Small-subunit ribosomal RNA, 5' domain from an uncultured Microgenomates group bacterium, 476 nucleotides, folded computationally. It matches the Rfam family "Bacterial small subunit ribosomal RNA".

Context: one part of a larger RNA
Parts: sequence; structure tokens; C1' cells
RNA sequence: GGAUGAACGCUGGCGGCGUGCCUUAGGCAUGCAAGUCGAACGGGAGUAGUAAUACUCCAGUGGCAGACGGGUGAGUAACGCGUAGGAAUCUACCUCUAGGUAAGGCAUAGCCCCGAGAAAUCGGGGGUAAUUCCUUAUAGUUCCCGCAAGGGUAAAGGACUUAACGGUCCGCCAAGAGAGGAGCCUGCGUCCUAUCAGCUAGUUGGUGAGGUAAUGGCUUACCAAGGCGAUGACAGGUAGCUGGACUGAGAGGUCGAUCAGCCACAACUGCACUGAGACACGGGCAGUACACCUACGGGUGGCAGCAACCAGGAAUAUUGCGCAAUGGACGAAAGUCUGACGCAGCGACGCCGCGUGGAGGAAGACGGCCUUAGGGUUGUAAACUCCUUUUGCCAAGCCGUUCACAGCUUGGAGAAUAAGCCCCUACUAACUACGUGCCAGAAGUCUCGGUAAUACGUAGGGGGCAAGCGUUAUCC
Repeated sequence: GGAUGAACGCUGGCGGCGUGCCUUAGGCAUGCAAGUCGAACGGGAGUAGUAAUACUCCAGUGGCAGACGGGUGAGUAACGCGUAGGAAUCUACCUCUAGGUAAGGCAUAGCCCCGAGAAAUCGGGGGUAAUUCCUUAUAGUUCCCGCAAGGGUAAAGGACUUAACGGUCCGCCAAGAGAGGAGCCUGCGUCCUAUCAGCUAGUUGGUGAGGUAAUGGCUUACCAAGGCGAUGACAGGUAGCUGGACUGAGAGGUCGAUCAGCCACAACUGCACUGAGACACGGGCAGUACACCUACGGGUGGCAGCAACCAGGAAUAUUGCGCAAUGGACGAAAGUCUGACGCAGCGACGCCGCGUGGAGGAAGACGGCCUUAGGGUUGUAAACUCCUUUUGCCAAGCCGUUCACAGCUUGGAGAAUAAGCCCCUACUAACUACGUGCCAGAAGUCUCGGUAAUACGUAGGGGGCAAGCGUUAUCC
């Protein structure tokens, strides 16, 4: 000198774009953050209608989605990440190809009746629907068993239209391919300590078996005795990794906030279920700690989502508006949901831009300060004259895709609403007076101050930067 997710002191006009719990992965009142589909299904309530029926709402069954999106960085020195490859794999939704979609049946929630309980919720009986479940047929390409012959594994309907046959659309089943996604393996790279030198028993390899979508000690029985290590094993400490960021002429050094990719986690520990996908933040079970409710029998909860609160801290914001845009889930669609997101609010926290007036105006007012008392300086600075209206204020109108927020135009008055901070011995740009008297104090370093201090304090003057200026901390 540059930089910062900064903080502190003094000061503070406006706008744009960014950015904002770095500390206790401490605890959390309250609200919201994941639903949707009646064109899968039966029912209940209501409205209209004489009725058939139509529409709306509700809980339930069923489907898809809750594995994405959002948060955090505790753990992890690891195939975790980065990069380059590989073979023994899976893949819902989407696209393409060529087929099929036949015949039956048993249940169950909702509902009705009865009962238990403070509640959470649960039990018994009756009866009901489906794109729920089951059986049969056909397919047998794929897949499984088998050398072969042969044997075995599917499906679901709904809406619109038609007088009907039928047609269209959305689905469903089996198969092949693609795209995107995911799992696995390997080479290389990836911090400090040797005051860590030996480590290892599923350990290293093989065979059989099991398990997985899949390879594999992944697991297990048996057999062998291997495997790793100064090219640093093992141990201890620290740490999410990367694209990148800061600095530097570069080499390098330091860092990993915001944004993007990957990983890990969801009070702590463990476990599985469902599913194409989870061992699942707002799903389940168990244990533990904590908190809450209780009729004491028993229950409920998980903000490292968005706000908010308490605590901690030098320190970090609103319990805001909207789905108009982009994106996502569901739906045939209309649409619903969306604290993702778009906006607004707060903070000079940062960067950038603008303003605080412009021109004229004296051999130069007043005042201040200095003085050799002549004057010098503040200083064209002010006053005064003319002008302008950025910004701000007031008023009207317009536009903004269907617009939450922003925006634009015109007019009016008025120089008005707007300057500070640090420094002045040298390094280092900028000097005098008074006060103080090794005191009070200053200080980044050298140092300054003990009676003329350009170094302390105040004033005048000056220098620097400027809505900021200094200090502190950290990195280069």
C1' cells in the first nucleotide's frame, strides 16, 4: 500500500447494486415453510330443482409428491473432495420403437351400533367402493430354473363424444432403446507433529455358502499366514473439499463469507419400514438428555427452514408484502400450494454515482489570530448583484403484461434541506502564539515534556481524505 461477512470512536444528505450470528451444531413462545388430484373411489353435509341431476364443502380409501427445493458445517485427513479412467449395476417422471389392456373374486377404511380413556388414541360387531388387493386366461420377446426338452412370472380403468358400432384424450402392463440421475471400483493430488516407530486377527489371501440393484471379508464356516510401514504405517492435533477469493511483477503466501458443484448432518445414539430413490430436517420405532400437558394411569415435542424470542458476544436485520415474474409439486385443465423465489423494511457493512450551489464581487469590510505595532493573515472568503434547481419538499396525472414492489411526466415555491474526521519533530504533506514545567500528558518507531515545547493541552493558521474519517484485529 491492498484486502475484510468486521468491530469501536467522532460525524452523517441522497440514490443504485451487493451484503448482514464469524460466538453456543446453545435453548426456543407464536405464526407460516408440502401438498395436490372429485377426469381413481364410495359416503356425509349444504344449495338449486317436483325429480333425474348439477354445483360447493368435508373427513376417509387410492395415486403422485413429501429423497426436490431450503438450512448448517458438528463430524470427516476419507475414494470425502478434485481430476482422469473403469465394469459387475439400478433408474419414478420424460422421449422414441413396436405390442397388449381378457374373465372373475375376497376384503377394508369411511359409515352405522356398542364399549374403554382426562387426553392422545384404541377395541368389538355389522355392512360398502375403487386406478386397493387376489385368482384365472393370454403373451412368453425379456427375466428365472435347466445342457436341452420343458416349466414359471403381466395389466386398470377414467373423461368427452356417438342412436349404436366406434372415435379422441389421459392412463395401465410387458419389452427394447435414449436422455438425465444414482450406486460401485481404480491411478494421481489433498494440513501439522517422529518429543507418535512399529501397526494389524475379518487382520491379508483362498474355497464353499449367504447377502446386495451390483463387485467385494460386505457377512459367515473352513484353510493358509499373510497385509501395511522412514516414499512415514499406526497414533495425536487441526480441518468440510472444490470452482474460486485476497495479495503479489511473478513465483508464491493466506483464505474457502455471499454465488455454483460435491459431501456430511437434522436434540444425541442406534434401527429398520415404505418406496424408482431414504436408513428420510418439518415420516416411523427404541434408548438417553431436556422441555411441556396430565384426572398420576399415561401422553406430547424437536427452528442447523422464514421471521421472532432468550442466552452468549466486540458484533450481525422485519414475528413485512406477493405468488405478478422465474422455478417446483399435483392436476386433462381451470387452478391450488410454494418464508424456493420476486420485492419491500432495517444497518455508511462494502463498492459505485451524485449533491451540499454557479458567475461576478475590495490594494481587501467587521471579527479572530499573529505582529518588529508599520502591518500580515483568515480572504473573493463574507456581505452584495445576477443565475440555476441536481437532491429534498408540495401538487396533479400517467404507466407498470393479468403487477407485489418499483417507475415516468408535468407544474410550483425556495440557495433553499445537507461537512465532517484525522493530522501538522523526522519517517510524512502541513507552524505560530499562549498554558504547562520529567507534572499533566503524547507515542507506530526513534523518542518528546525538568520555564521560551513547531512532539503535551487550547487557539489561530495549514495539510490530507471526504459522507465519511480515524483506531483496533487479521491476511498478503